[in-house]
Context: one part of a larger RNA
RNA sequence: UGCAGCUUAGGGAAUUCGGCAAGUUAGCCCCGUACCUUCGGUAUAUGGGGUGCCUAUCGUCUUGAUACGAUAGGUCUCAGUGACUAGGGAAGCUCGACUGUUUACUAAAAACAUAGCCGACUGCUAGUCCGAAAGGAUUUGUAUAGUCGGCGACUCUUGCCCAGUGCCAGUACCUGAACACUCCGUACAAGGAGACGAAGGGCUGGUAAACGGCGGCGGUAACUAUGACCGUCUUAAGGUAGCGUAGUCCCUUGCCAAUUAAUUGUUGGCCCGCAUUAAUAGGGUAACGAGGUUUCCACUGUCCCAAGCUGUAGCCCGGUGAACCCGCCGUACCGGCGCAUAGGCCGGUGACUCCCGGUGGGAAGCGAAGACCCUGUGAACCUUUACUGCAGUCUUACGUUGCUGCGGGGUUCCAAGUGUGAAGUGUAGGUAGGAGACAUUACAGAGGUGCAGCCGCUAGGCUGUCGCCCAGUCGACCAUGGGACACUACCCACUUGGAACCCUGCGGCUUACCUCUACGGAGGGACAGCGUAAGCUGGGCAGUUUAACUGGGGCGGUAUCCAUCUGAUAAUCAAUCAGAUGGGUCCAAAGGUAGGCUCAGUCCGGUCAGAAAUCGGACGUAGAGUACAAAGGCAAAAGCCUGCCUGACUGGUCUCUCGAUAGCAGGGGGACCAGGCGCGAAAGCGUGGCUUAGCGAACGCCUACAGCCAAGUCAUGAGGCUUAGGCCUGACGAAAAAGGUACUCCAGGGAUAACUGGAUUGUCUGCGGCGCGAGUUCACAUCGACCCGCAGGCUUGUUACUUCGAUGUCGGCUCUCCGUAUCCUGGCUGUGCAACCGCAGCCAAGGGUGAGGGUGUUCACCUAUUAAAACGGAUCGUGAGCUGGGUUUAGAUCGGCGUGAGCCAGAUCUGUUGCUAUCUGCCGGGAGCGUUUACACGGUCUGAGAGGAAAGUUCGGACAGUACGAAAGGAACCCCGAACUGAGGCCUCUGGUGUAUCUGUCAUCCGAGAGGGUGGGCAGAGUAGCUACGCCUCACAGGUGUAAGAGCUGAAUGCAUCUAAGCUCGAAAGCCUCCUCUAAAAGAGACCGUUUCCGCUCUCAUACAAGAUGAGUUGAUAGAGUGGCGGUGUAAGAUCCAAGGCAACGAGGAUUUCAGCCGACCACUACUAAUCGCGG
Repeated sequence: UGCAGCUUAGGGAAUUCGGCAAGUUAGCCCCGUACCUUCGGUAUAUGGGGUGCCUAUCGUCUUGAUACGAUAGGUCUCAGUGACUAGGGAAGCUCGACUGUUUACUAAAAACAUAGCCGACUGCUAGUCCGAAAGGAUUUGUAUAGUCGGCGACUCUUGCCCAGUGCCAGUACCUGAACACUCCGUACAAGGAGACGAAGGGCUGGUAAACGGCGGCGGUAACUAUGACCGUCUUAAGGUAGCGUAGUCCCUUGCCAAUUAAUUGUUGGCCCGCAUUAAUAGGGUAACGAGGUUUCCACUGUCCCAAGCUGUAGCCCGGUGAACCCGCCGUACCGGCGCAUAGGCCGGUGACUCCCGGUGGGAAGCGAAGACCCUGUGAACCUUUACUGCAGUCUUACGUUGCUGCGGGGUUCCAAGUGUGAAGUGUAGGUAGGAGACAUUACAGAGGUGCAGCCGCUAGGCUGUCGCCCAGUCGACCAUGGGACACUACCCACUUGGAACCCUGCGGCUUACCUCUACGGAGGGACAGCGUAAGCUGGGCAGUUUAACUGGGGCGGUAUCCAUCUGAUAAUCAAUCAGAUGGGUCCAAAGGUAGGCUCAGUCCGGUCAGAAAUCGGACGUAGAGUACAAAGGCAAAAGCCUGCCUGACUGGUCUCUCGAUAGCAGGGGGACCAGGCGCGAAAGCGUGGCUUAGCGAACGCCUACAGCCAAGUCAUGAGGCUUAGGCCUGACGAAAAAGGUACUCCAGGGAUAACUGGAUUGUCUGCGGCGCGAGUUCACAUCGACCCGCAGGCUUGUUACUUCGAUGUCGGCUCUCCGUAUCCUGGCUGUGCAACCGCAGCCAAGGGUGAGGGUGUUCACCUAUUAAAACGGAUCGUGAGCUGGGUUUAGAUCGGCGUGAGCCAGAUCUGUUGCUAUCUGCCGGGAGCGUUUACACGGUCUGAGAGGAAAGUUCGGACAGUACGAAAGGAACCCCGAACUGAGGCCUCUGGUGUAUCUGUCAUCCGAGAGGGUGGGCAGAGUAGCUACGCCUCACAGGUGUAAGAGCUGAAUGCAUCUAAGCUCGAAAGCCUCCUCUAAAAGAGACCGUUUCCGCUCUCAUACAAGAUGAGUUGAUAGAGUGGCGGUGUAAGAUCCAAGGCAACGAGGAUUUCAGCCGACCACUACUAAUCGCGG
């Protein structure tokens, strides 16, 4: 000193994040118990009284024993559940209803669960789930059942929105795959087109206890304020009831009230709700909770402020005996340098050698290839309307797959019928032929008429009848018209009927197939199931991607392709998230050529006409124009106008240029050759635009001219190749591509952030210069603008130098040193200083600078004191010293954001702090060697040097109601006393402790008893010792050199001047005086004594961890004995008394007895032992 405990005076939570920890309470009996309440509870509420032992009586069915109980009486203690056992209580708020469950090993909770409420699916071969399937679970259950989802007892309730996303239903129409079908395709196929058309989608509707959502602006009432009211924009709807600064509120420590001396807390109100809100449930709520939070009472060592004691470690002795760690070492301090915090370098200082106990400042200590951050064309999980897929579900076709009825549709064929624009006799389908056709006595019949039926454009047409009439009727011709009728042939459209084939709807059947079976059969049934193909859906599952630059990364931006200027330093080239700007086009003329012309502006003149219209003249180097940025250029032009044209051509060669260089691809420019053109008389010019920007690979698709291939041969189509052009990659030499990770992982990085340090110092802090002004006057008593200049390295930045094979991160506690820009105390100066109180400044760092409230806070605010409650530094001093409240892992909640996984310098509850000290440093304790003028030993000193604050401050009295002052008020020096803080020591007193001791008493064991053992059992006292809360001292007196300052004398400067020479004063600071250590002070000191001294063994303590120190027979050193002084409190035994009781007995009391017992203290006494010896 740690750990585990015990006890503490006075105070009583002042401690602290927080009463953490500890303490209080406690059993049983009786009395008695509030609010609230779901009437059960709350409740052991709270609070109060009793409790031992003895004697007697009574009761527990009875006699007795035992036990328990009641009553009465007696009796002892500080204390009777005497030890052990054994709830502290009360009042609010919050969350969760409750009991329960959970992160084995940091989270027990508000999280999960729960009963209950609601929704969804499901009629059983169900629904849901597992499985590739067979099969299985729910279930040998059946809607009062099962599964899934949400909320979470109970109570009062649960508003509005269906636009979005889901889900459900419907759907005339649109869209919608494959097979099959139709057509094209040579004659087949590939292929193409079409038609039909399921689910799905579109579309319509429903649905929020589905996912979810639930506004803004302006005006307005007779003070003001507010806004019931009004206007307007707008939505799918605009947040209702409730609750509200909340576990949700940024601002915020909101405002008011209560609580407190003081409250970032808590509670109650208020409501401007950043961002409350109704089963993602809202508001209440008794009971319950190792939940969170606040207060009060009680209680206490949590604290003021520590102390003592016990046990066990530590320490010492004996035995045994690991690990971590370890580049090396003869392992100091300060300053500096240095990859910018060095034991090792440089300089200086210190430093004899070794050991022991402590301490934890340093070794950027050990431990773990940093978990934060960044990087990686690393990983893994998770999410989704990322990309690409795969299961699965739904649907269609075909197969397994048969028979049959009715209906609908289509195609072909047959038969019959019908066909009205207008005009025209009149109901003209089209074309062609065509001049006649039909009928005539009948069983026939043209035609007319009657009736019936059908059609119809309401004109009429067709059919039937055999009723009536009847010998002609129709056509050509004529008229009309695009077309002319009789009759014949073919064709078109439509209608009706029939047949064949195909498609399809609704039924029936039974034999495939399925299910059940009491094996007889029954039910279903060509469906289902299964298989193949296809479409929709499809984070259920899988594989991946999710860029770069970057004064860290992210967010932002694009500095990611191209152009101009500056930067750029007069060759060329040249960077930055440097500065200023542009491009991703436009033009069939704004191109080519030939010819002509001259602009902007100014002046003069001229109808309307003005500053400015058009016209004339003069001047006019470009001050204009150039398609577009800027630069460079341009005047018989590169600008403007006109004519004719298309060179905005084809093919090729060379060359320059764009990205650090070189190369490739690509883009752009230039020159030339060949061909064929345009303009020009010609020379010539023209391969787009005055020049420099205006752009793009492969794959794939499309287009075009022509050519080629077409694979054994011939041929065709599809197809392919060559060339050119188009559509794209702007991250612009071009992957096809979204997020989360705090559950995380790996490789690395100090190439790169978050601490410290370094640099810098904009910012910050301090000071100064100047002096506008304020100060009645007056810059400078005081304050001091604009501007300027320094310093510091405490703020915040910047930087990225050190550290990512780790330098532990805020605040507090503890403890130490330093600075001064001084808060107090000391000495001074000025004052707008009368005194008092101040204001400002100078010197000064010796000492001091405190206690509380809320908050994690540093800070800031507040309370009461105070002489004052200063500011800073030391790796934002200090975690191998503590704490762990905050921050910053994993759990959870709220608000917000996000579809989601999740996220938030937003809030909230919870949440492992490792290390035996090797070196060094420091604090202590020892051993040895050196220091030799003959050697050795012992003793006493000096003091170079080191340390100290040993004191600091205040108050009171007196001076003195004095000086001063008109008054009000109101000092000081000297002197005296006390207190507080601090330092050193002590134990007489007062207290504490006191496991010495004494006494009481409990349980149990031994014992006849006395007495003893165990629990220090508990309790009451308590010597010595140790201690503070107690006591004593830190006194008196100063000296000396100075600081600021005050002066003397005194020149430079005949004066003046504190200064230049000289001199005198002058501070809590310096030095000395005082205290402590120190001859290892290498300059190693001085003096004195002696021949002996030291160690072990022995007895010890005023000493003490071990060593050391001190005493010892010339002796009181220890023990024993005796006495004293103390502690406790009256021993045992005996005698007597004692409530009672027939008696036996009997708790207890009195006397003997201030007794007995005990002591670490003091004294006396050599009785015992300090002897005998050994070594150096």
RNAcentral holds the full RNA, with entries from ENA. This is a predicted structure of a 1176-nucleotide part of an RNA (large-subunit ribosomal RNA, half B) from Candidatus Nanosalina sp. VS9-1. Taxonomically the source falls in Candidatus Nanosalina (Archaea, Methanobacteriati, Methanobacteriota, Candidatus Nanohaloarchaea). Its mean pLDDT, the model's own confidence on a scale to 100, is 82. Rfam family: Archaeal large subunit ribosomal RNA. Its family is annotated with structural constituent of ribosome and ribosome in the Gene Ontology.